This is a predicted structure of a 71-nucleotide RNA (transfer RNA) from a Patescibacteria group bacterium. It was read from a public genome assembly. Lineage of the source: Bacteria > Bacteria candidate phyla. It matches the Rfam family "tRNA". Model confidence (mean pLDDT): 81 of 100.
RNA sequence: AGGGGAUUCGCCAAGUGGUAAGGCAUCGCCCUCUGGAGGCGACAUCGGGGGUUCGAAUCCCUCAUCCCCUG
Numbered sequence: 001a002g003g004g005g006a007u008u009c010g011c012c013a014a015g016u017g018g019u020a021a022g023g024c025a026u027c028g029c030c031c032u033c034u035g036g037a038g039g040c041g042a043c044a045u046c047g048g049g050g051g052u053u054c055g056a057a058u059c060c061c062u063c064a065u066c067c068c069c070u071g
Base pairs, nucleotide, nucleotide: 001070002069003068004067005066006065007064010024011023012022018054026042027041028040029039030038047063048062049061050060051059
């Protein structure tokens, strides 16, 4: 310098155009003699910015960080 990949809740991890599963953790409530056990519930607009679209985590551009390949 060229090419490819990854960035989603505190952590792990689904989702591939119609408005974000699940697990752990955390918080609230219930249960219980007590409980770090069990039950119910709550919690993310998706790395930043811009564009396309009626609609974008999902497509396009750009930037950032990390990893890999070629020279």